[in-house]
Notes:
The prediction has a mean pLDDT of 81. Predicted 3D model of a 73-nucleotide RNA (transfer RNA) from a Prevotellaceae bacterium. Rfam family: tRNA.
RNA sequence: GGCGCUUUCGUCUAACGGUUCAGGACACAUGCCUCUCACGCAUGGAAUACGGGUUCGAUUCCCGUAGGCGCUA
Numbered sequence: 001g002g003c004g005c006u007u008u009c010g011u012c013u014a015a016c017g018g019u020u021c022a023g024g025a026c027a028c029a030u031g032c033c034u035c036u037c038a039c040g041c042a043u044g045g046a047a048u049a050c051g052g053g054u055u056c057g058a059u060u061c062c063c064g065u066a067g068g069c070g071c072u073a
Base pairs, nucleotide, nucleotide: 001072002071003070004069005068006067007066010026011025012024013023018056028044029043030042031041032040049065050064051063052062053061
């Protein structure tokens, strides 16, 4: 260089093109509980890599760019 796969909260992981102001677990913050901590309970913040396209509608399909992984001359 060529080809293939992949990219969603801090981490891991769901989501038939419409149910989803994208859900869950852990973590984090606050409160309750407790003499205190931990455990437990409640509440809260937080994500679709970027740019286009198709579509009535895109996390999902297509193209490009970027990052990661692999194969190959």